[in-house]
RNA sequence: AUCUUAUCCAGAAAGACGGAGGGAAUUGACCCAAUGAUGUCUUGACAACCCUUCUGCGAAAGCAGAAGAAGGUGCCACAUUCAACCCCAAUUAUCGGGGAACAGAUAAGUU
Numbered sequence: 001a002u003c004u005u006a007u008c009c010a011g012a013a014a015g016a017c018g019g020a021g022g023g024a025a026u027u028g029a030c031c032c033a034a035u036g037a038u039g040u041c042u043u044g045a046c047a048a049c050c051c052u053u054c055u056g057c058g059a060a061a062g063c064a065g066a067a068g069a070a071g072g073u074g075c076c077a078c079a080u081u082c083a084a085c086c087c088c089a090a091u092u093a094u095c096g097g098g099g100a101a102c103a104g105a106u107a108a109g110u111u
Base pairs, nucleotide, nucleotide: 001111003109004108005107006106007105008104013043014042015041016040017039021032022031023030026084027083028082029081044076046074048073049072050071051068052067053066054065055064056063057062080103086099087098088097
């Protein structure tokens, strides 16, 4: 880097460095930012997957639930910030209505 599967409406602070734009890509919107954003480091927190323990089902492989935060990752503005391609519903108005797709992120496994 590719592929597969699952999840993505919740949750979570400070300090230091740094110094300009930033929130993945395109277009639009909306928001953050010299009262210092985005980013990096440290400590701390959160709890999604692996993981640990317990319970249930099962011949086993495994599946489901609960607890945990020692470990591997992750994550700690705004729903993946929102929308855009399609379908359904509503149509006075409202919008964070429902479904699927595309794209993205994270985890586990594979090539």